[in-house]
Context: one part of a larger RNA
């Protein structure tokens, strides 16, 4: 020096564990905010750096309810206290709630500076302090009021509302790409996607046929399954991709404009016009107005009020076991026994139906929230006949040109929507049935509202897992969006485990320069000794053996 063995050191793999995650399901809720939010700054404890809580009444104050012996958060020591006159704790309501922040009296380099007006405290007086008040915009009303006579603009005051945040979700609308695919690329595709913007709601949007269909008929919308990767579209490439009809979920239908009537006001050519309010009326085997006849009750309700079941926000009751052996410890062994509307699960010194928490089942609210039934109000609700005078949504429908959207790329291209230019008819009317025409069928545009079935999940409650188990699972099981990095936008960690018990954390002795480390002794089932479960490998040390 090499190899081997042994004992250690170092290291932290592996195994086991789980406080934390992940995914999904069911339910609740679906908003908060000028009564100042979300989010922060600064404070606040006997002592107090962080987290949590709270706000100068500051780990808290008050009322009510629950609960019943301990309590002063994480957090373990001391001190000082509180508590059966019911504390701590839990629920609910109330009070307080600095400063910044939409931030809103003005300003500003957020958490700061400086004011107005009114009232108050204090002072001899001023300074000072406290409480309230004062932004802007929109709408409405009143008052005022220029150039400029009436008027208008403008101004002032009051009242009401808005603003900002949020879940990177879901919805509707506006604007609207490219990487990509086409094995290149331009039409096309990706895709009306991403992104940006506006506006919402608990859902949104859509919605009661100028819809489909086909000789038979259906009967608002939405969503799901099929039809069907069909018919079609397509440099007929890549690719895009219906509908009819059928089966389900759900189910709900309504209100206006007009004709006509009455009234108010205004205009003037005095019998019309305009406007407002009320009545009337709402449809396609056309309806209504108008004229005649008949009914006075029936039902509905999506509006409002009362109402208050059930539920939610604390909780309560809750069956049944002993001995023996092993062991540090019994829930294990053996023996006998019991409950079960409860043998889900968790904990307890090893594996517990009968030890603890629970579980099945049953019960419970002063208060707050939510809100079914029911009641009342309001609103809505019919029929028959006649006549053919009136009405039935106009710069609309349609047309031409240019686009867009329809599965449909201009095509034979209907239908829908937009821009420009044009431009009808009123029931003997008008739209559609995929150019167009005829016949036939069908529907009634140019006004509006409408629950449910559907989409989503930041938050709360409950549950489940051939999901993870600390290099995994969230970035984060720990002071985690922390430490740290960056001027900033932003980036972004590592880090879990003694033991049943620490009210067993090694008294005492020895080595030593040493509060380091070690040897005895002691604790403990075991040193597992806080650098703590297990404790692999690389690496190092010592001893022994073999070889050179």
């Nucleotide at each position: 020096a090499g190899c081997g063995c042994a004992u250690g050191a170092a290291g932290g793999a592996u195994g086991c564990c789980u406080u934390g995650g992940c995914a999904c399901c069911g339910g609740u809720a679906g908003g908060c905010g000028a009564u100042g939010a979300a989010g922060g700054a600064c404070g606040u404890g006997u002592a107090a750096a962080g987290c949590u809580g709270c706000g100068a009444u500051a780990a808290g104050u008050c009322g009510c309810g629950g609960g019943g012996a301990g309590c002063u958060g994480c957090a373990u020591a001391c001190a000082a206290g509180c508590u059966u006159u019911g504390a701590u704790c839990c629920g609910u309501g109330a009070a307080u709630u600095u400063c910044c922040g939409a931030a809103u009296g003005g300003a500003g380099a957020a958490a700061u500076c400086c004011g107005u007006c009114a009232g108050a405290a204090g002072u001899a007086a001023u300074g000072u302090u406290c409480u309230g008040u004062c932004a802007u915009c929109a709408u409405a009303a009143a008052c005022u009021g220029a150039a400029u006579c009436c008027a208008u603009a403008g101004g002032u005051u009051u009242a009401u509302g808005a603003a900002g945040c949020g879940a990177g979700a879901c919805g509707c609308a506006g604007u609207g790409a490219a990487g990509u695919g086409a094995a290149a690329c331009a039409u096309c595709u990706c895709a009306g996607u991403a992104a940006c913007u506006g506006c919402a709601g608990g859902a949104a949007a859509a919605g009661a046929a100028a819809u489909c269909a086909a000789a038979a008929g259906a009967c608002a919308u939405u969503c799901c399954g099929c039809a069907a990767g069909u018919a079609g579209u397509g440099g007929c490439g890549a690719a895009c991709g219906a509908a009819c009809g059928c089966g389900g979920a759900g189910g709900a239908g309504c209100c206006c404009a007009a004709a006509c009537c009455a009234g108010g006001c205004g205009g003037c050519u005095u019998g019309c016009c305009g406007u407002c309010u009320g009545g009337g009326g709402u449809u396609g085997c056309g309806g209504g107005a108008c004229c005649c006849c008949g009914a006075u009750g029936u039902g509905a309700u999506a509006u409002c009020a009362c109402g208050g079941a059930a539920g939610u926000u604390a909780g309560u009751u809750g069956a049944a076991c002993g001995a023996u052996c092993u062991g540090g410890a019994a829930a294990g062994u053996u023996c006998g026994u019991c409950c079960a509307a409860a043998g889900a699960g968790g904990g307890u010194g090893a594996c517990a139906g009968g030890c603890c928490c629970g579980u099945a089942a049953a019960c419970g609210a002063c208060a707050a929230c939510c809100g079914a039934a029911g009641u009342g109000a309001g609103u809505c609700u019919a029929g028959g006949g006649g006549u053919a005078u009136c009405c039935c949504a106009a710069g609309u429908a349609g047309g031409u040109c240019g686009g867009c959207a329809c599965a449909c790329g201009u095509g034979a291209a209907a239908c829908u929507c937009c821009g420009a230019c044009u431009g009808a008819a009123u029931c003997c009317g008008g739209g559609g049935a995929g150019a167009c025409c005829a016949c036939u069928c069908u529907c009634c545009a140019a006004g509006g509202c409408u629950a449910a079935a559907u989409a989503c999940u930041a938050a709360c409650c409950g549950g489940u897992g051939a999901c993870c188990g600390a290099u995994a699972g969230u970035g984060a099981a720990c002071a985690a969006g922390u430490a740290c990095c960056g001027c900033g936008a932003g980036g972004g960690a590592a880090a879990g485990g003694u033991g049943a018990a620490a009210a067993a954390g090694u008294a005492c002795c020895c080595c030593u320069g040493u509060u380091a480390g070690g040897g005895g002794a002691g604790u403990g089932a075991a040193a597992a000794g806080u650098a703590u479960c297990u404790g692999a490998a690389a690496u190092c040390a010592u001893g022994c053996g073999c070889u050179u």
Predicted 3D model of a 548-nucleotide part of an RNA (large-subunit ribosomal RNA, domain I) from a Victivallales bacterium. NCBI's taxonomy places the organism under Bacteria, Pseudomonadati, Lentisphaerota, Lentisphaeria, Victivallales. The RNAcentral record of the full RNA draws on ENA.